Small-subunit ribosomal RNA, 5' domain from a wastewater metagenome, 543 nucleotides, folded computationally.
Context: one part of a larger RNA
RNA sequence: GGAUGAACGCUGGCGGCGUGCCUAACACAUGCAAGUCGAACGGAAACAGGCUUUCACUGUUUGCUUCUCGCUGAUCGAAGUAAUUCGAUAGAAUAUCGAGGAGUGAAGAGUGAAAGUGCUGUCGAGUGGCGGACGGCUGAGUAACGCGUGGGAACGUGCCCCAAAGUGAGGGAUAACUUCGAGAAAUCGGAGCUAAUACCGCAUAUGAUCUUCGGAUUAAAGUAUUUAUACGCUUUGGGAGCGGCCCGCGUCGGAUUAGGUUGUUGGUGAGGUAAUGGCUCACCAAGCCGACGAUCCGUAGCUGGUCUGAGAGGAUGACCAGCCAGACUGGAACUGAGACACGGUCCAGACUCCUACGGGAGGCAGCAGUGAGGAAUCUUCCACAAUGGGGGCAACCCUGAUGGAGCAACGCCGCGUGCAGGAUGAAGGCCUUCGGGUUGUAAACUGCUUUUAUAAGUGAGGAAUAUGACGGUAACUUAUGAAUAAGGAUCGGCUAACUACGUGCCAGCAGCCGCGGUCAUACGUAGGAUCCGAGCGUUAUCC
Numbered sequence: 001g002g003a004u005g006a007a008c009g010c011u012g013g014c015g016g017c018g019u020g021c022c023u024a025a026c027a028c029a030u031g032c033a034a035g036u037c038g039a040a041c042g043g044a045a046a047c048a049g050g051c052u053u054u055c056a057c058u059g060u061u062u063g064c065u066u067c068u069c070g071c072u073g074a075u076c077g078a079a080g081u082a083a084u085u086c087g088a089u090a091g092a093a094u095a096u097c098g099a100g101g102a103g104u105g106a107a108g109a110g111u112g113a114a115a116g117u118g119c120u121g122u123c124g125a126g127u128g129g130c131g132g133a134c135g136g137c138u139g140a141g142u143a144a145c146g147c148g149u150g151g152g153a154a155c156g157u158g159c160c161c162c163a164a165a166g167u168g169a170g171g172g173a174u175a176a177c178u179u180c181g182a183g184a185a186a187u188c189g190g191a192g193c194u195a196a197u198a199c200c201g202c203a204u205a206u207g208a209u210c211u212u213c214g215g216a217u218u219a220a221a222g223u224a225u226u227u228a229u230a231c232g233c234u235u236u237g238g239g240a241g242c243g244g245c246c247c248g249c250g251u252c253g254g255a256u257u258a259g260g261u262u263g264u265u266g267g268u269g270a271g272g273u274a275a276u277g278g279c280u281c282a283c284c285a286a287g288c289c290g291a292c293g294a295u296c297c298g299u300a301g302c303u304g305g306u307c308u309g310a311g312a313g314g315a316u317g318a319c320c321a322g323c324c325a326g327a328c329u330g331g332a333a334c335u336g337a338g339a340c341a342c343g344g345u346c347c348a349g350a351c352u353c354c355u356a357c358g359g360g361a362g363g364c365a366g367c368a369g370u371g372a373g374g375a376a377u378c379u380u381c382c383a384c385a386a387u388g389g390g391g392g393c394a395a396c397c398c399u400g401a402u403g404g405a406g407c408a409a410c411g412c413c414g415c416g417u418g419c420a421g422g423a424u425g426a427a428g429g430c431c432u433u434c435g436g437g438u439u440g441u442a443a444a445c446u447g448c449u450u451u452u453a454u455a456a457g458u459g460a461g462g463a464a465u466a467u468g469a470c471g472g473u474a475a476c477u478u479a480u481g482a483a484u485a486a487g488g489a490u491c492g493g494c495u496a497a498c499u500a501c502g503u504g505c506c507a508g509c510a511g512c513c514g515c516g517g518u519c520a521u522a523c524g525u526a527g528g529a530u531c532c533g534a535g536c537g538u539u540a541u542c543c
Stems, first nucleotide, its partner, number of pairs: 001543004006539005013415006019408002021373001026371003030368003035130003040127002043123002047121003050117009060107011074089006137326003146251007155243003160239008168202001170200002177192006207218004222231003252298003259289003264286008301323004305316004328349005351362004379405001381404003387401001388399004418448004428439004453480006462470001487532005492513003498527005508515002
């Protein structure tokens, strides 16, 4: 001088892009982080709809009963010449018609309630399928075929692609459910019923496997539908990608670690594995490694890269990418194409929690967040709109991956805090040889500009024709007004930048040399100056 996942001190306007527990792989409250498929299945707990039944209310039509009135008709009286009018009586006798009221029956309509019905949309729980082996996190362990690089042969492979062949006929269960019971709970047991792309025979065998070459063994599943197909299923061969295994070379320090090894080294045979192999076992031989550093001890994830350096080299392995390893600690297997499995199982241990004391539950080195440790490291945010992943024919659902926003000058980059004019060289400060010098065109003042700021308006791209969390964001336009915005360190030499006062080997400074004991450019303050600038210094570490 450069660099940093930095921290600390003083200071702090904005934007873009990045980065952010290096310590305790310490312990974790809470929420979320892996589900999905009803087009595999039996079904129906919830919601919505349809249908059926019942009830209530509203209004419509209509039948029956009854009451009242009117009309027709009978008698009497009064008035009038008469037509006629008015009143009274009996409603006598029958019939018809009309209006109104009440009761009751029926039909169909509307609204509401209840019950039933899987009929429809859908769907809790359950059987079944695929996915939970990816993605995300961490670096404890590991000095190793772990990683890097270059090769190899004795292997596996769900989904995907290509090709060939097939997909016939059956069977017995079981969960859910019902019922009974045990338990505080977690959960469990008995009995009965039922389905399937769950399970199991049979048939067939292009093929495939085994073979003593005669032969033996070996499959399948349906679903949806516009009836044409689509998605599947079984067997086989090939491919792609992925993975397992082996080898050459490279891969830190210590000899104050010199010998190490008995499945050890090799062979034969067998077992085991997808596969080679002491991987395991029986037998046989006595080998094998080592100063070209075995063994042991310590340290450490490795690499592409990163920092530095002219390079050689040295240091390093945060972020991003590849590989490996781990998932509270230790061990184990199950399922599966794939795990000996972070948010699966079992056992043991430590710890925490619940308990009715009999017994149970848990695992943030996922995203946030809490405590602790520490010099030190963020929000218990938004969205699946994009990219990608899982499931599904699809619609769609899930996705703390991811996309975004928030916090932090933690880093890099960019911008700003005005520009031009302005001398009586104002006032004030400081110094002074008292003349003056300096701060200093600096300020005031005059003119100008508006990046930024504030306010208003317009308003994208990211998205395909539909869908935008970000976000009315970016950007653009207009208005206002120098308006909102400068500090830090240093000034003896190295090393750019000096005087005054205070202090008096004190207080203090200091990277090295060193300064300070009464004339300190080295301490403290002030004025001035120098360097850098939203930063500047200090500390730590590397070159």
The RNAcentral record of the full RNA draws on SILVA. It matches the Rfam family "Bacterial small subunit ribosomal RNA". Its family is annotated with ribosome and structural constituent of ribosome in the Gene Ontology. Model confidence (mean pLDDT): 86 of 100.